Bacterial RNase P class A, 356 nucleotides, folded computationally. The sequence was found by an Rfam model in a public genome assembly. It matches the Rfam family "Bacterial RNase P class A". The family's RNA type in Rfam is ribozyme. Its family is annotated with dimeric ribonuclease P complex, ribonuclease P activity and tRNA processing in the Gene Ontology.

RNA sequence: CGGGGCGAGGAGUUCGUCGCCUACCGACCUCGUGAGCGGUAGGAGGAAAGUCCGGGCAACACAGAGCACCAAACUCCCUUCGGGGAGCCGGCGGAAACGUCAGAGUAGAGUGACAGAAAACAACCGCCGCCACAGCGGCAAGGGUGAAAAGGCGGGGUAAGAGCCCACCGGACGCCACAGCGAUAUGGCGUGCCGCACUCCUUUUGGGUUGCAAGGUCAAGUAUACCGGCAUUUAAGGGUUGCUCGCCCAUUGUCGGGGGGUAGACUGCGCAGAUAAAUGACGAACGACGACGGGCGUGUCGCUCUCAGCGAUACUGCCCGCGCCACAUAACCCGGCUUAUACCCCGCCCCCGGUA
Numbered sequence: 001c002g003g004g005g006c007g008a009g010g011a012g013u014u015c016g017u018c019g020c021c022u023a024c025c026g027a028c029c030u031c032g033u034g035a036g037c038g039g040u041a042g043g044a045g046g047a048a049a050g051u052c053c054g055g056g057c058a059a060c061a062c063a064g065a066g067c068a069c070c071a072a073a074c075u076c077c078c079u080u081c082g083g084g085g086a087g088c089c090g091g092c093g094g095a096a097a098c099g100u101c102a103g104a105g106u107a108g109a110g111u112g113a114c115a116g117a118a119a120a121c122a123a124c125c126g127c128c129g130c131c132a133c134a135g136c137g138g139c140a141a142g143g144g145u146g147a148a149a150a151g152g153c154g155g156g157g158u159a160a161g162a163g164c165c166c167a168c169c170g171g172a173c174g175c176c177a178c179a180g181c182g183a184u185a186u187g188g189c190g191u192g193c194c195g196c197a198c199u200c201c202u203u204u205u206g207g208g209u210u211g212c213a214a215g216g217u218c219a220a221g222u223a224u225a226c227c228g229g230c231a232u233u234u235a236a237g238g239g240u241u242g243c244u245c246g247c248c249c250a251u252u253g254u255c256g257g258g259g260g261g262u263a264g265a266c267u268g269c270g271c272a273g274a275u276a277a278a279u280g281a282c283g284a285a286c287g288a289c290g291a292c293g294g295g296c297g298u299g300u301c302g303c304u305c306u307c308a309g310c311g312a313u314a315c316u317g318c319c320c321g322c323g324c325c326a327c328a329u330a331a332c333c334c335g336g337c338u339u340a341u342a343c344c345c346c347g348c349c350c351c352c353g354g355u356a
Base pairs, nucleotide, nucleotide: 001353002351003350004349005348006347007346009344010343012286013285014284015283016282017281018280020043021042022041023040024039025038026037028034029032045327049338050337052336053335054334055333056332057211058210059209060208069207070206071205072204073203074087075086076085077084078083088103090101091100092099093098104202105201108200109199110198111197112196124143125142126139127138128137129136130135151169152168154166155165156164170194171193172191173190174189175188176187177186179184215267216266217265218264224259226257227256228255229254230253231252237249238248239247240246287325289323290322292321293320294319295318296317297315298314299313300312301311302310303309304308
């Protein structure tokens, strides 16, 4: 130099003209706090997105305990318990920087297609013993199947073999020393303890449900519970009473009052704010970028060749023109996660590679 890894930041700037939304003030008039007018102030993001997780807030539910269900699960620290930071151990990718996935449990249980004798109480080929063969018994070293086959290797041992025994190596568990807060790492000793994957199960921790269309206040019209006045009807109803009258209730209509509920309005609601929802357009200058066009410069190569010229090619050089400047728009608020993102800037790290 080139390529790459990790982390952090910015997300065009300024001016002019015309517009948009909200609040307040002023003038205006049909005096309502009203459309329009003038002024002042304020007016989207790093993700406003997905609505995945949690909290606030709100309504409902709730004596206490247990079960079920859901989620999480290595260690330490922080945390609103959702997550975040740093680290450990293992698998995978990369040459490396680094990335990515998994991580409670030495109880107990289940399952493992096809192939294969057997998927964990194994024995097909094979090896060995008895034996005339057949047959009976022993073995798990070798072959074969499979994604996976009973730790590896050497010796002893044996009829043949086998952690059956022993040394070394690998792993598991326990103890000790040492480093570390710890997961863990290093070393030593002991136990021959030695397949893998998934699930159930067990343990620990957390979790009530619904979401601003929550919820609150006011409340038209129509119908109407209930109350009161007036009127009305068959009067054969009901109550009071032994019976009659009387009184009360009851039917219907109308007038007035009236509770709940609906439309709707306000609130919840924030120095943006909600209403299908406001930030934009144009111009100029500056700034990036372009694999675009033109001119100049520099380097290299080729041709003609007397200087020199022409052509090709490269450039983190300069100038001009043109193009282009992402992803995306709050909707109750806040934090986290995930996803999208042109271009620019900064810091640290790596080296399969080029040059000096």